[in-house]
Molecule: transfer RNA
Organism: Candidatus Abzuiibacterium crystallinum
């Protein structure tokens, strides 16, 4: 230099145009327990890596950039 994946809450990922952005983990509170743990229940926490572009409408699809892998030269 050139191809290609990934980049979503603290962590691990689901969402591949319209629904209120979710889940498990972990955090906090509350139940329960002599206390711990486990189990049940509630709560806080992102506006999708940045900017632009299409579209009534984008995490979602176009681009250009960053940033981390891998592949070829």
């Nucleotide at each position: 230099c050139g191809g290609g994946g990934c980049g979503u809450g603290g962590c691990u990922c689901a969402g591949c145009g319209g629904c209120u952005a979710g889940a498990g983990c972990a955090c906090u509170c509350g139940c329960u327990u002599u206390g711990g743990g486990a189990g049940c229940g509630a709560g806080g926490g992102g506006u999708c890596g940045c900017a632009g572009g299409u579209u009534c409408a984008a995490a979602u699809c176009c681009u250009g950039c960053c940033g981390c892998c891998c592949c070829g030269a």